[in-house]
RNA sequence: CGGUUUGAGGAGCGUUGCGACGGGUACCCCGCCAGGCUCAAACCUUCUACAUAGCAACGACGCUCACGUCUU
Numbered sequence: 001c002g003g004u005u006u007g008a009g010g011a012g013c014g015u016u017g018c019g020a021c022g023g024g025u026a027c028c029c030c031g032c033c034a035g036g037c038u039c040a041a042a043c044c045u046u047c048u049a050c051a052u053a054g055c056a057a058c059g060a061c062g063c064u065c066a067c068g069u070c071u072u
Stems, first nucleotide, its partner, number of pairs: 002044008010065006018036001021031004035058001
């Protein structure tokens, strides 16, 4: 790095619908769908080798709440 699992990234309601997934079909249609992204941990494969310190950022549209800061 890649794969699997888990956790975190404040909470909820509504809408649309790309990818993935499922179904029907050979043209596409239908269904479902807004954590699919990032970070961390465990395990596995591969690669690499110096140590220390710090720490998140983001998530279509509309609305509500929570938390924090600033101003009045």

The prediction has a mean pLDDT of 75. The RNA shown here (SAH (S-adenosyl-L-homocysteine) riboswitch aptamer) has 72 nucleotides and comes from Sulfuriferula sp. It was read from a public genome assembly, where an Rfam model found it. Its Rfam family is "SAH (S-adenosyl-L-homocysteine) riboswitch aptamer". A reference for the family is Wang et al. (2008), "Riboswitches that sense S-adenosylhomocysteine and activate genes involved in coenzyme recycling", Mol Cell.